Transfer RNA from a Candidatus Aenigmatarchaeota archaeon, 73 nucleotides, folded computationally. Its Rfam family is "tRNA". From the family's description: Transfer RNA (tRNA) molecules are approximately 80 nucleotides in length. Rfam classes the family as a transfer RNA.

[in-house]
RNA sequence: GGGGUCAUGGUCUAACCUGGCAUGACAGCUGGCUCCAGACCAGCCAAUAGGAGUUCGAAUCUCCUUGACCCCA
Numbered sequence: 001g002g003g004g005u006c007a008u009g010g011u012c013u014a015a016c017c018u019g020g021c022a023u024g025a026c027a028g029c030u031g032g033c034u035c036c037a038g039a040c041c042a043g044c045c046a047a048u049a050g051g052a053g054u055u056c057g058a059a060u061c062u063c064c065u066u067g068a069c070c071c072c073a
Stems, first nucleotide, its partner, number of pairs: 001072007010026003020056001028044005049065005
């Protein structure tokens, strides 16, 4: 220098190919239960790496950038 794969709550992850309210688990918080705590039950909080484009509508498609990993030279 060229090519490929990937990036989603604090952590892991589904949805992506085929555009239509962003899923679940753990963690955290609140309540119930308990003498207290744990476990269990109910509820809540919180995310699409950054920018631009296409579209009525983008996590998803296109382009650029950043970062991680791999291959070629």